[in-house]
RNA sequence: CUGAACCUUGCGGGAGAGAUUUGCCGGUCGAAAGGCCGUCGGACGCCGAAGGAGCAAAUGUCCCGAAAACUCUCAGGCAUCAGGGACCGCAAGGGAAUG
Numbered sequence: 001c002u003g004a005a006c007c008u009u010g011c012g013g014g015a016g017a018g019a020u021u022u023g024c025c026g027g028u029c030g031a032a033a034g035g036c037c038g039u040c041g042g043a044c045g046c047c048g049a050a051g052g053a054g055c056a057a058a059u060g061u062c063c064c065g066a067a068a069a070c071u072c073u074c075a076g077g078c079a080u081c082a083g084g085g086a087c088c089g090c091a092a093g094g095g096a097a098u099g
Stems, first nucleotide, its partner, number of pairs: 001099001006094008018044001020043004025038005045078003051074001052072003060064001
């Protein structure tokens, strides 16, 4: 001099799954029965790409250790909007491997 892995920030992209059912309350339409909408709670069903957990082979003498976008769903989520979102791209900063 070159500037990797990795980390932070900003911007952009970013899936899946019940507009299921029921209860209280509120609003609204209606003469009433009842209908519609909304918040919250319950039941059942479902999704997996925040997080979390589990497992293989190779390798190493044995014990043991050992990953994920795989698996499980504790958590989270399941019309639109909003939010979250692994991962990808770009930019800036840090960082120092390598040559």